[in-house]
RNA sequence: GAACGCUGGCGGCGCGCUUAAUGCAUGCAAGUCGAGCGUGCCCGUGGCUUCGGCCACAAUGGGAAAGCGGCAGACGGCUGAGUAACGCGUGAGUAACCUACCCCCUGGUGGGGUAUAGCCGCGAGAAAUCGCGGUUAAUCCCGCAUAAGACCUCUAGGCCCUGGUCUAGAGAUGAAAGCCUUCGGGCGCCAGAGGAGGGGCUCGCGUCCUAUCAGGUAGUUGGUGAGGUAAAAGCUCACCAAGCCGAUGACGGGUAGCUGGUCUGAGAGGACGACCAGCCAGAGGGGGACUGAGACACGGCCCCCACUCCUACGGGAGGCAGCAGCAGGGAAUCUUGGGCAAUGGGCGCAAGCCUGACCCAGCGACGUCGCGUGGAGGAUGAAGGCUCUAGGGCUGUAAACUCCUUUUCCAAGGGAAGAGGAAGGACGGUACCUUGGGAAUAAGCCCCGGCUAACUACGUGCCAGCAGCCGCGGUAAUACGUAGGGGGCGAGCGUUACCCGGAAUUACUGGGCGUAAAGUGCGCGUAGGCGGCUUGGAAAGUCUCUUUUGAAAGCUCCCGGCUUAACUGGGAGAGGUGAGGAGAAACUACCUGGCUUGAGGGCAGUAGAGGAAAGCGGAAUUCCCGGUGUAGCGGUGAAAUGCGUAGAUAUCGGGAGGAACACCAGUGGCGAAAGCGGCUUUCUGGGCUGUACCUGACGCUGAGGCGCGAGAGCGUGGGGAGCAAACAGGAUUAGAUACCCUGGUAGUCCACGCCCUAAACGAUGGAUGCUAGGUAUAGGGGGUAUCGACCCCUCCUGUGCCGCAGCUAACGCGAUAAGCAUCCCGCCUGGGGACUACGGCCGCAAGGCUAAAACUCAAAGGAAUUGACGGGGGCCCGCACAAGCGGUGGAGCGUGUGGUUUAAUUCGAUGCUAAGCGAAGAACCUUACCAGGGCUUGACAUGUUGGUAGUAGAAACCCGAAAGGGCAACGAUCCUGGGGUAACUCAGGAAGCCAUCACAGGUGCUGCAUGGCUGUCGUCAGCUCGUGCCGUGAGGUGUUGGGUUAAGUCCCGCAACGAGCGCAACCCUUGCCAUUAGUUGCUACAUUCAGUUGAGCACUCUAAUGGGACUGCCGGUGACAAACCGGAGGAAGGUGGGGAUGACGUCAAGUCCUCAUGGCCCUUAUGGGUAGGGCCACACACGUCAUACAAUGGCGCGUACAGAGGGUUGCCAACCCGCGAGGGGGAGCCAAUCCCAGAAAGCGCGUCGUAGUCCGGAUUGAAGUCUGCAACUCGACUUCAUGAAGUCGGAAUCGCUAGUAAUCGCGGAUCAGCAUGCCGCGGUGAAUACGUUCCCGGGCCUUGUACACACCGCCCGUCACACCAUGGGAGUGGGGUUCACCAGAAGCAGGUUGCCUAACCGCAAGGGGGGCGCCUACCACGGUGAGCUUCAUGACUGGGGUGAAGUCGUAACAAGGUAAC
Repeated sequence: GAACGCUGGCGGCGCGCUUAAUGCAUGCAAGUCGAGCGUGCCCGUGGCUUCGGCCACAAUGGGAAAGCGGCAGACGGCUGAGUAACGCGUGAGUAACCUACCCCCUGGUGGGGUAUAGCCGCGAGAAAUCGCGGUUAAUCCCGCAUAAGACCUCUAGGCCCUGGUCUAGAGAUGAAAGCCUUCGGGCGCCAGAGGAGGGGCUCGCGUCCUAUCAGGUAGUUGGUGAGGUAAAAGCUCACCAAGCCGAUGACGGGUAGCUGGUCUGAGAGGACGACCAGCCAGAGGGGGACUGAGACACGGCCCCCACUCCUACGGGAGGCAGCAGCAGGGAAUCUUGGGCAAUGGGCGCAAGCCUGACCCAGCGACGUCGCGUGGAGGAUGAAGGCUCUAGGGCUGUAAACUCCUUUUCCAAGGGAAGAGGAAGGACGGUACCUUGGGAAUAAGCCCCGGCUAACUACGUGCCAGCAGCCGCGGUAAUACGUAGGGGGCGAGCGUUACCCGGAAUUACUGGGCGUAAAGUGCGCGUAGGCGGCUUGGAAAGUCUCUUUUGAAAGCUCCCGGCUUAACUGGGAGAGGUGAGGAGAAACUACCUGGCUUGAGGGCAGUAGAGGAAAGCGGAAUUCCCGGUGUAGCGGUGAAAUGCGUAGAUAUCGGGAGGAACACCAGUGGCGAAAGCGGCUUUCUGGGCUGUACCUGACGCUGAGGCGCGAGAGCGUGGGGAGCAAACAGGAUUAGAUACCCUGGUAGUCCACGCCCUAAACGAUGGAUGCUAGGUAUAGGGGGUAUCGACCCCUCCUGUGCCGCAGCUAACGCGAUAAGCAUCCCGCCUGGGGACUACGGCCGCAAGGCUAAAACUCAAAGGAAUUGACGGGGGCCCGCACAAGCGGUGGAGCGUGUGGUUUAAUUCGAUGCUAAGCGAAGAACCUUACCAGGGCUUGACAUGUUGGUAGUAGAAACCCGAAAGGGCAACGAUCCUGGGGUAACUCAGGAAGCCAUCACAGGUGCUGCAUGGCUGUCGUCAGCUCGUGCCGUGAGGUGUUGGGUUAAGUCCCGCAACGAGCGCAACCCUUGCCAUUAGUUGCUACAUUCAGUUGAGCACUCUAAUGGGACUGCCGGUGACAAACCGGAGGAAGGUGGGGAUGACGUCAAGUCCUCAUGGCCCUUAUGGGUAGGGCCACACACGUCAUACAAUGGCGCGUACAGAGGGUUGCCAACCCGCGAGGGGGAGCCAAUCCCAGAAAGCGCGUCGUAGUCCGGAUUGAAGUCUGCAACUCGACUUCAUGAAGUCGGAAUCGCUAGUAAUCGCGGAUCAGCAUGCCGCGGUGAAUACGUUCCCGGGCCUUGUACACACCGCCCGUCACACCAUGGGAGUGGGGUUCACCAGAAGCAGGUUGCCUAACCGCAAGGGGGGCGCCUACCACGGUGAGCUUCAUGACUGGGGUGAAGUCGUAACAAGGUAAC
């Protein structure tokens, strides 16, 4: 350097296999020189020709295939495998070195010789290629000559100092090549000197992770000598020595090319090392050398291996990590393009040739920069879309439309620079310029719950899906999907991956460690780090100046070139702990001299459970012996096990043994910590005070190391009284492997040796200095006073408490710091996994120390706050308990509910706060349910369009259970206008009807979408606000406290002061009085059968208005308060009784079936009508009521006294009939008038006599009455008959505190009829409350908390199931590496008795030299064995993690029910 998804107009400049250093088809990428050389070929010229070709070429020329020779193929290009290294970076060194081509200088270039390729001939082979013979040239090769200032040796000397350099002398060694020429020369060649550029080698410093890698090393470290190299060197070899490296991290493992730089960051840093540039390394894997100036050589050679290809099977060929390209891998990375025009390179005298270096073009939105997709106007705010409260709103000046422009686009014409003196341009007919055309060719992507900018509708219904984190989705989703709208960016937009930032979240800059993670259990002390006052010195650090370097590019600034920008040119700057030199001397280090305050010592005192050892003592427990003594003891919540008549317990005496040391004792002392407690002795450590005599910085800390180290535990040997794991028994319990009890062994004790842990805690490392006080206490000293002691003042040391400043997240700390500072050490970096695994070390073992990862979670945690809760505490209320009275639970019955049943038994209500509740009244109706037969604009509302005159309506009749359907005599109405005297008529309309479309309708769903209403806590005393104050904040204060109250009622106090909703009061009713009024009420007078009438309104009463009660008065208590207690007066006394009245809120409490209402659903049905049935069922269970079980009673007869109500489709009198329900009757009353209406209990008398009864009345039979269309399912009542259960009710449970409970009747609503229910009314009319321990509910304060859907909370572990990662594991497979041995290709070196051999010597023989062969050493590949290490895998196995509703228990959180750890 990206990739993927959707989309895509143009141009500029860049960039483009990050993976397989995997394998490669094809083409190209390194050649050139004929002015080094010899052949020979072609062209050319001439001739001949059978058109195949052949011959000749002197005089001349050109080209160049192959070859010899030279130079270049060591550059350029590619890649990043390896490498943790002098590899790279930076700065030095080389007196230890090399350098072809290039530049400069000096000198030289004489004279000979032999080969060989090519070529020719023969031969082998499929090929690659090779062999033999012959011939030949050179700038090929080889002698000879000459030569220095080159090189070597020796001698002498100077400057130097590793082998440097200079001078003198002697000796030895050692060179060459020619070609072209215009004849001037040019290009070469040889030796030497210098330069430039390039390299080799060496050194200082820097350069990743890991110590769960701690020891490494034999050529290793050094020396001597030799070899070797261009050159220093164990580079190599022989010998000698035993060194060398390492906690400042050697050795090992992992990872990685390094740098300039790039990205990020305020910086310091962190991460990275694509492109470009420098260096290094590599060229299929491994090894090797040759040539050469240079290589151990990408497009050279040899060998081994793997792979691919050819083959005639005998052999051969090959290496894209060059440019294109192919396959493969991969999420992914391009054309088998043009050109050498430019830049650069190689060769060449040159022309030139070569150049996939390079310059261009192509492909890719991969990046970056620039531009465009139009501009202006344009409101009936068009249509469409979306939405809507149906009005409208949004899209939106957006569009259409009008005018304008032409970047881009298309067409045409012109047309570059880039090229130094002429020609020569791949790019390119490109850039650019001109003209014409025409809004024409050009917009998407993501997002819209919060973070984060942007909202609605529909669909979906914990589904489908979204999601970076928190989290959305279970029927009203701004979070899913779609749409409309909006937001952001824009030829792009999103996503994914990675890096830095935010993150002060590894903190150098710049963090922490009491409780959040974090102080080693404590000491001694090594290395190291740090260190008092002062003199002089030197100058390492430090500071100043200077020299040099830190390549270019990049970065910053300035200027310039492309229209701008990106890009790019020039200049300057910045950039290193860099290197050298000169200087300064404060500070640090160093050297040196001194000092005393740090530290240590001496001397004089002093306190102490400091340590070790030995000895001694008394009390108590237990056991043993003996005495006394008798039936129990012991133990607990209660018991039992246990002990005891074989004599216990108790008690007395004696004895034994072990362990621990009451009181003193302290908030006290000592010690480094662990820890230390009777007394005495011995030995011994430390501290404190005083003095200021000695030493003279000797100090502080302390990685490793060493020592000590509670308890438990281990080993050996003792000891063993008490206690007491394990164990046994007894209890408890659902269980109880516990808590409680009875026993009891290790152990606890001693000696010696181990272990080495802890909530080893002050959860607080050590040292030093500084920074208000107060108080207590321990040890010592001083002062004052005194005869002396105390008190008092003061100094030092220790131990506590309170507290200022300061610190702290808060809590808290606060001279014993957690304050302010310095030094040193240890430790931390989210929770779980994990105080674990593996490895290592230690241990007899148990185990300890060190110490991960995978995986998993979105938290874990601290402190504090408000609540809630507690089998926490304090205070206080309530019929809460207690004290009482009466009930329920048992019976039968009524009623409601559950359940069951049913075609349906409609629905709702479900602890208190559902269950005689909605329902104040289900035979039909009600009615919502069920089965049937029927209707479809509908039973009801509004509107649209069309139609309709015998229309609407409708008697009668037919079918039918009705609804409904059919037929149909009869048969209308209103308004306006015209005409008519009128009857009436014409036109239009209304109503009606028919049809149609909108719609109606729904007791269908959702009370978890809602309004309203209601229940409940609770008529409990609370709930809040403003301002102020306190706190970082949540929040607190106020509202807590002391009193008091029914009350947050009031008073006092108080950093609070006020206020609101509640409380109280205001309202109604009742109790007393007064005033007013007087009928239907009342009656003191008269009168009557009778308030009947007269009269009256005094009384009662009625109903309107007032009064009255306020702790006002007195006494006491209290705080001089509030208030309380007692009293007086009063009808009433401390809220007089009762009612209405219900704070903030809680329960997603109840109600969509009262009503209203969002959304959803049904529409010939989930709507509407109808008749019948059901809601009334019945094995059961529960709630509630009435009635009872009897004598305080039942029954019979007689008799007295209410209140509050109701009454015209009504209440119904008298009177008559009926045993009765009731019937007849009809007066009165629209009501203080009449009626319902006899109140009952009571009282009087009688009877019954404790009995299932003269109790009780269920059930059943018969006969009736009434209401009603209708009493079968299914009404009430009456009469006669029947007479069940039941003899006071288990566990449990309800109501009530006074006109109350209990008991007695009366009325009303609903209602045709139907209460034992409900709502009211009066009559009679109690008992008890010591008290607040307990149960329940509540209020206030406080405490603990791991709870906050708040204890119906939270939560732990085993087991079972599923999945995941991981440890062990008989082993198995692979990789890496080490050691030993075997083996040994190519090659270099060495050896050589075999073979071959041109130059030189020699007449020759031969020699010298060379080659081949063979041998030796080294060594790649390969092999065998052994070890180490790593990865994968493995039956089985261990724990761990995760997982809506599994099992068992209840460990923890409250005193969590046994305090926890």